[in-house]
Molecule: THF (Tetrahydrofolate) riboswitch aptamer
């Protein structure tokens, strides 16, 4: 000196638990910060913080109490038990499925630095 490999942010996603849907949450644009293979310098991407503007897909199913028709008991004091249809008075406004969000969090697997220099193997 040559070959050849590996790791970053972080992206997509098998499943898993949630949120929303009573609209957060995500995704746009501006303007600032930060991090971001072991360094260097840079790119593409990432977060965060401010401001704006824009803007959504739901459907279904399932209570608790009270009154009360009748009806049986024991009894004649009234008391007790059962208690349908429809309805009506309260209270709850939740629970679950099915979906829908460019939803969040975790991640099996997959991908994931351009030039130098390092690193691992080699010859």
């Nucleotide at each position: 000196g040559g070959a050849a490999g590996a790791g970053u942010a972080g992206c997509c996603a098998a499943g898993g638990c949630g949120c929303g849907u009573a609209a957060a949450g995500u995704g746009u644009u501006g303007c600032g910060a930060a991090a971001c293979g072991g360094g260097a310098c840079g790119u593409u991407g990432u977060u965060c913080g401010c401001a704006a503007a824009c803007g959504a897909a739901a459907g279904g199913g399932c209570g608790g109490g009270g009154a009360g028709a009748u009806c049986c008991c024991u009894u004649u004091g009234a008391g007790g038990g059962a208690g349908a249809u429809u309805g009506c008075c309260c209270c709850a406004a939740g629970c679950u499925c099915u979906g829908c969000g460019g939803u969040g969090c975790c991640g099996c697997g997959g991908c994931g630095c351009g030039u130098c220099c390092g690193c691992u193997c080699u010859c």